[in-house]
Molecule: SAM riboswitch aptamer (S box leader)
Organism: Spirochaetaceae bacterium
RNA sequence: CCAGCAUCGCGAGAGGCGUUAGGGGACGGCCCUGAGAGCGCCCGGCAACCUGCCGCACGGCAAGGUGCCAAAGCCGUCCUGGUCGGUGGUAACCCCGGCCGGGAACGAUGUCUC
Repeated sequence: CCAGCAUCGCGAGAGGCGUUAGGGGACGGCCCUGAGAGCGCCCGGCAACCUGCCGCACGGCAAGGUGCCAAAGCCGUCCUGGUCGGUGGUAACCCCGGCCGGGAACGAUGUCUC
């Protein structure tokens, strides 16, 4: 790395320095951005997966190893339930669109095995 498992609507920067035009994975939308995006370093913070301690469990405390610090993993994309609408199809039923859900896929982080 792959596979498995857990989590992904909570939380945390108008900080400093450097560099500069893009960034939010792709596409569509929508947003952020020279009042400085993104990236690097420093400082600060959040959280509590691993870890340590409270004898174990539960629960709690700490914060050593990671992680994270715009927007739900920003929203949608594939499948599906409900509901509303159609000056859509002759109709059973289906199609299109709006809203509210569920799942998958993809992805992120941690942990575990080798």